[in-house]
RNA sequence: AUGACCGGACCGCCGAAUCCCGUCCACGGUCGUGGCCCAGUACUCCUGGACGGGAGUGGGGGACCCACCAACCGGCCGGUGAGCAUGCUCAUCGGCCUUGGGGUGAAGUCGCGCGAGCGACGGGCCGACCUCCGGCCCAACCCGACAGCUCACCUCGCAGGCGGCGGAGGAACC
Numbered sequence: 001a002u003g004a005c006c007g008g009a010c011c012g013c014c015g016a017a018u019c020c021c022g023u024c025c026a027c028g029g030u031c032g033u034g035g036c037c038c039a040g041u042a043c044u045c046c047u048g049g050a051c052g053g054g055a056g057u058g059g060g061g062g063a064c065c066c067a068c069c070a071a072c073c074g075g076c077c078g079g080u081g082a083g084c085a086u087g088c089u090c091a092u093c094g095g096c097c098u099u100g101g102g103g104u105g106a107a108g109u110c111g112c113g114c115g116a117g118c119g120a121c122g123g124g125c126c127g128a129c130c131u132c133c134g135g136c137c138c139a140a141c142c143c144g145a146c147a148g149c150u151c152a153c154c155u156c157g158c159a160g161g162c163g164g165c166g167g168a169g170g171a172a173c174c
Base pairs, nucleotide, nucleotide: 010164011163012162013161014160018055019054020053021052022051023050024049025048026047028046029045056158057157058156059155060154061153066148074097075096076095077094078093079092080091081090082089083088100146101143102142103141104140108121109120110119111118112117122138123137124136125135126134129170130169131168132167133166
């Protein structure tokens, strides 16, 4: 001098995932109060965590009308009842499962490929906005045979993961 890693502060990105109040707990800080010591012990304040509540915000279920339909509606185990051809069928209840269907999300559709994957169209993101160029992503999870929209109403979430403005022009704002 440079690179990587760790920690802190500040500033940001994806995302609905933010803010406020109260109680309790904890370490740290030590401005304030009391103060010779006692002692940074107690209290207060700050910070962090847990719990409860609220505001705001994101989602699911849920009428008339409208839309769809006019039928049939998966697998396994157990209980009860009926039929009766005595171990099958049907109905119902409970539990488990996921190929049908559905949900959150941008994370879809089509073609090729045994597959990994590739391509096209489409979708999302890159420090408030628009255009162009450039770059990146198209995951994951949940419900459990079942749900269209949907006033009232019911109900759930407010996580997690990252890095330090990619370039040019325009408009706006200060």
Molecule: c-di-AMP riboswitch aptamer (ydaO/yuaA leader)
Organism: Candidatus Nanopelagicales bacterium